Bacterial RNase P class A from a Deltaproteobacteria bacterium, 396 nucleotides, folded computationally. The coordinates come from a structure-prediction model, not an experiment, and the mean pLDDT is 76. Rfam family: Bacterial RNase P class A. Rfam links the family to the GO terms ribonuclease P activity, dimeric ribonuclease P complex and tRNA processing. About the family: Ribonuclease P (RNase P) is a ubiquitous endoribonuclease, found in archaea, bacteria and eukarya as well as chloroplasts and mitochondria. By type it is a ribozyme.
[in-house]
C1' cells in the first nucleotide's frame, strides 16, 4: 500500500428570534370546575421501526391432576425470563485473523427415497465371470463297415453360483493388499477407517488422550410421523380503576280517585282529559381523571468473575403528548466534496506547455428515521469516524 476480519464511540456545536407541548413559581380573573398572562426549566432513537421472542403490570378463569396442542433441544454458566447473552466441546468453511451450525434419538417402531437402474436397505443377477445340462459349429486325437467317442474351443439356450469388474444413481451395504476359490466373497489374515463395549487418565460437563476387546460394517431422512427430556392458562393500557352531563329498566320517600297533574284562560270559578306527579338513589353514554413513567433505571467508583453478569458505595431524575407536541428562520464555527487565485514540487532544452500535492474567496452536501403502558433481546434500515488483529507485496 492492497485485500480482509473483529469491535468501539458518535449521530454536528453555539447564539439570537418566532412558535408547539408538559412542569414549577408568581400575578390577575373566576360561574371555585378552572381560565389567562409572565418568568424559569424539561422536551425522541440507536434503531423510537418490524411487532418476531421473553418478562413486568392489569383483568378473566380459580390456578391441582391428566389429555390434546404448541415450543425448545451439545455442555456449563448468566438472567425476572427467553428461541437472548457469555465461556467452552464437536463438526463444517477460510492460507489466516475469524466465521457458521434446528448439534437429543435412525442398533424402539412406522413411513419415504423422484428420475435412472436388474435391484433403494439384513436388497439385488442386466452385462460380465464360473460350474453343470442340452443343441450346434470348428480343430485335434481315437475307434468302427457306419452312426460315433474323447479333449480343447466358439455360439445359442436352460438351471444354478458369484456383489471382485462394468453400467444406473445423490446414495449400491467399509478401503488396500495377500491368501483362498470353479469363479468369487470379511470367506480368512495383515494394516487402515468407522461403530459399540470395557478399563484407565484429564475435565463440573459436553468431550478428549491412551490401552484392550467384540462383531465384521449396521445407508440417508426426525424443519416425516414418532420416542425421550424440559417449558408453556387466556386476553391485552382500546388492560383496568374512579368521577360523571344525558337516557331506559329497577328501588325508596312524599302528595294523591275525598282528584295529584295537565288543557282552556290575564286571574279565579267553571268546563274537558285524567293515573300518575315530584324528589332522592341507582344506572354509566358524551366528557374528564388515574393507570403514566422512580425503574430488573442511569452515571461513576470499588470488589468478585476469563466473560456474560452480580454485589456494595456515592450521586442523578432524564419526554409523557392523546386529531397526538418535540419545529422553523438567520448568523458564526466545525466535517466532507468541489476548487478561480495563490504556494510548493515533477516532466521537458525551455520563462511556454502538461501534471501532482496543499489550499483562500466562492458553490454544494449532511443518512436511516418520529416515543404512545414499561422493560430485556433479536432482526431489519442507515451516515461518516476510530481502534485491534490477519494475509499478500515492496522497502528499511
Nucleotide at each position: 500500500a492492497g485485500a480482509g476480519u473483529a469491535g468501539g464511540a458518535c449521530a454536528g456545536a453555539u447564539g439570537a428570534c418566532c412558535g408547539c407541548u408538559g412542569c414549577u413559581u408568581u400575578g390577575c380573573c373566576u360561574u371555585c370546575g378552572g381560565g389567562c398572562a409572565a418568568a424559569g426549566g424539561g422536551g425522541a432513537g440507536g434503531a423510537a421501526a418490524g411487532u418476531c421472542c421473553g418478562g413486568g403490570c392489569u383483568c378473566c378463569a380459580c390456578a391441582g391432576g391428566a389429555c390434546a396442542g404448541g415450543g425448545u433441544g451439545c455442555u456449563g454458566g448468566g438472567u425476572a425470563a427467553c428461541g437472548c447473552c457469555c465461556a467452552g466441546u464437536c463438526c463444517c468453511g477460510g492460507u489466516g485473523a475469524c466465521g457458521g451450525g434446528a448439534a437429543g434419538g435412525a442398533a424402539a417402531g412406522u413411513g419415504c427415497a423422484a428420475c435412472a437402474g436388474a435391484a433403494a436397505g439384513g436388497a439385488g443377477a442386466c452385462c460380465g465371470c464360473c460350474c453343470g445340462g442340452u443343441g450346434u459349429g470348428a480343430a485335434g486325437g481315437u475307434a468302427u463297415a457306419a452312426u460315433g467317442c474323447c479333449u480343447u474351443u466358439g455360439c445359442a439356450u436352460c438351471a444354478g453360483g458369484u456383489a471382485a469388474g462394468g453400467g444406473u444413481g445423490a446414495a449400491a451395504g467399509g478401503g488396500u493388499g495377500a491368501g483362498g476359490u470353479a469363479a468369487g466373497a470379511g470367506c480368512u489374515c495383515a494394516c487402515c477407517a468407522g461403530u459399540c463395549c470395557c478399563g484407565u487418565c484429564g475435565g463440573u460437563g459436553a468431550c478428549g488422550g491412551c490401552g484392550g476387546g467384540a462383531g465384521c460394517u449396521a445407508u440417508g431422512u426426525a424443519a416425516a410421523c414418532c420416542c425421550c427430556a424440559c417449558c408453556c392458562g387466556g386476553a391485552g393500557c382500546a388492560a383496568g380503576a374512579c368521577c360523571a352531563a344525558a337516557u331506559a329498566a329497577g328501588g325508596g320517600a312524599a302528595g294523591u280517585u275525598u282528584g295529584a297533574g295537565g288543557g282552556u284562560g290575564g286571574u279565579c270559578c267553571g268546563c274537558c282529559c285524567g293515573a300518575g306527579u315530584u324528589c332522592c338513589c341507582g344506572g354509566g353514554u358524551a366528557g374528564g381523571u388515574c393507570g403514566c413513567u422512580u425503574g430488573a433505571u442511569c452515571u461513576u467508583g470499588a470488589u468478585g468473575g476469563c466473560a456474560a453478569c452480580a454485589u456494595c458505595a456515592a450521586g442523578a431524575c432524564u419526554a409523557g403528548a392523546u386529531g397526538a407536541a418535540u419545529g422553523g428562520u438567520c448568523a458564526u464555527c466545525g466535517u466532507c466534496c468541489u476548487g478561480a487565485a495563490g504556494u510548493c514540487g515533477g516532466c521537458u532544452g525551455a520563462c511556454a506547455g502538461c501534471u501532482g500535492a496543499c489550499g483562500u474567496u466562492g458553490g454544494g452536501a449532511g443518512a436511516c428515521a418520529g416515543a404512545a403502558c414499561c422493560c430485556g433481546g433479536c432482526u431489519u434500515a442507515u451516515g461518516g469516524c476510530c481502534u485491534g488483529c490477519u494475509c499478500u507485496a515492496a522497502c528499511a